[in-house]
Context: one part of a larger RNA
Molecule: large-subunit ribosomal RNA, domain I
Organism: Bacteroidota bacterium
């Protein structure tokens, strides 16, 4: 040098474990913001670098409930306070609350510079120091002004009052809107009306009370699921793209205007008209109103408002039952022996494995104060029948060309819906559908609007569950993590968890430099549990012994 055995050194696999994710369940919230907000900067403690809390009233202040023996966070340690006259702690409501940030007195290279104006303080005085205000925009009222143009308007300016921005995880409705990919290349087409940006909005948004669907029967607002179905159909009839009615369930709710007629106000003038504007009126498709005539009623129903029993929510409290110096072991909750609760044998803790030690658990109980719901109550608003009459009943609309888009549909026979140009009706003996178009026949009232439920989503808060992870896993983050690190910037992005029941963290001796380390001592059940600390594989390194060359 092989080779074996022992022992070690190195390393951090593997069993445990689990503070931390993961996914969904049932409520609850569903929003903060000029009463300055997400986010942040600087400050704050006796001693104070981080973290957390807090704001020059600065780990906090006051008030009112709740607890009831300690307490002054993490995190020790000193000192120095607090504290049954009830602290610490939890909770409801306050106070306070630099500076930056929509940031709003004017500036800016954020957390910084510089100012008005008013009142306080202080000084002889001025310099200081304190408050409070002073930003844009939109809407209402009110003042002063004021053009083309004389009155006058528009505009200017101001003074009060309000409202607005800015933030945010996903749902959501509108406006814009690729591609990489398929199509086995590509162009129509797909992807997809996605992915992205821009506006809005609310706890839900959109939709929504038939100018609806059907089919010769009928249904009766809208949504949302299942089914119809991969059906009908589109489709370089290629990739692919794809409905609808019916029928099943969730879930229900329906309403106001414009117009006709009547009336107040104000302007104009031709003196009864127009023209703005308030009231009353009225809201329909077996049309309905309006207007005359006649009949009749006071119910009914609310999605509005105020109270308002009670209910939940934000602290809590109450909660049954055990013992053995019997073995074992440091340690009993294990064994063994004898008992008990149980509306409670969920679960966690404790020196190993506890129904009955601890906290809980069933069961009940509980709010000074703020929120949220809420039977009832009270207000408010809310109806008809029949004749007669021909007022009224949404106009650059409907609707037709052209060019387009959306409908499951790619222009086709292509209705139906939307509009960019261009034309342009009818008025209830009207009008629009029913898939070119026509007749028949049938359904429905366009051109104003509101509208709850069942749906969609989860930054977040509570309670729970898990054939979900267990430290290469689960979140990127179990640990001071969106950190440290990279990089001009957008931006990318980690490693890292366990002494032991208790720190009882090795007093005190020796070696060593007043070191690192170690050797003894003690301490523990164990120190080959010693902080480089549980367990301690495996490459890798070596000691010593035996053997072979």
């Nucleotide at each position: 040098g092989g080779c074996a055995a022992a022992c070690g050194g190195g390393g951090g696999a593997u069993g445990c474990c689990u503070a931390g994710g993961c996914a969904c369940u049932a409520a609850a919230a569903g929003g903060c913001g000029a009463u300055g907000a997400a986010g942040g900067a600087c400050g704050u403690g006796a001693u104070a670098a981080g973290c957390u809390g807090c704001g020059a009233a600065a780990a906090g202040c006051g008030u009112c409930g709740g607890g009831g023996a300690g307490u002054g966070g993490c995190a020790a340690a000193u000192a120095c306070a607090c504290a049954g006259a009830g602290a610490u702690c939890c909770g409801g409501c306050g106070a306070u609350g630099u500076c930056c940030g929509a940031a709003u007195g004017g500036g800016g290279a954020a957390a910084c510079c510089c100012g008005g104006u008013u009142c306080c303080g202080g000084u002889a005085a001025u310099g200081c120091g304190g408050a409070a205000c002073c930003a844009g925009u939109c809407u209402g009222a009110g003042g002063c002004u004021g053009a083309a143009u004389a009155c006058a308007u528009a505009g200017g300016u101001u003074u009060c009052a309000g409202a607005u921005a800015g933030c945010a995880a996903a749902c959501c409705c509108g406006g814009g809107g690729a591609a990489g990919u398929g199509a086995a290349a590509c162009a129509u087409c797909u992807c997809a009306g996605u992915a992205c940006c821009c506006g809005g909005a609310g706890g839900a948004g959109a939709a929504g009370a038939a100018a609806a669907c059907g089919a010769a029967a009928g249904u009766g607002a809208u949504u949302u699921c299942c089914u119809g179905a991969g059906u009908a159909g589109c489709g370089g009839c290629g990739a692919g793209c794809g409905a609808a009615a019916c029928g099943g369930a969730a879930g229900g709710a329906g309403c106001c205007c414009a117009a006709a007629c009547c009336u107040g106000u104000g302007u104009a003038c031709a003196u009864g008209u127009a023209c703005a504007u308030g009231g009353g009126g009225g809201u329909a498709g077996a049309a309905g109103g309006a207007c005359c005539c006649g009949c009749g009623a006071c119910a009914u129903u609310g999605a509005c408002c105020u109270u308002a029993a009670g209910a939940a929510g934000u602290a809590g409290c109450u909660g049954a039952a055990c013992g053995g110096a019997u073995u074992u072991g440091g340690a009993a909750a294990a064994g063994c022996c004898g008992g008990c609760c149980a509306g409670a044998g969920c679960g966690g803790g404790u020196g190993a494995a506890a129904g009955c030690c601890c906290c809980g658990u069933a069961a009940g109980c509980g709010a000074a104060a703020c929120u949220u719901u809420g039977a009832g109550a009270g207000g408010c608003a809310u109806a008809g029948c029949g004749g007669g009459c021909a007022c009224c009943u949404g106009a650059g609309u409907a609707c037709u060309g052209c060019g387009g888009a959306g409908c499951a549909a790619g222009u086709g026979g292509a209705a139906u819906u939307c509009u960019g140009c261009a034309g342009g009706a009818a008025u209830c003996u009207g009008u629009c559908c029913a898939g070119a178009c026509c007749a028949c026949u049938g359904g429905a009232u366009a051109a104003g609007g509101c509208u709850a439920a069942a749906u969609a989503c989860u930054c977040u808060u509570u309670a729970g569950u898990g054939a979900c992870c267990g430290a290469u896993a689960g979140u990127g983050a179990a640990c001071c993590a969106g950190u440290a690190c990279c990089g001009u910037g957008a931006g990318g992005g980690a490693a890292a968890g366990g002494u032991g029941a208790a720190a009882a963290g090795c007093a005190c001796c020796c070696u060593g430099a007043u070191g690192a380390a170690g050797g003894g001592a003690g301490u523990g059940a164990a120190a080959c549990a010693g902080a480089a600390c549980c367990u301690g594989a495996a490459a890798c390194c070596g000691u010593u012994u035996g053997u072979c060359u």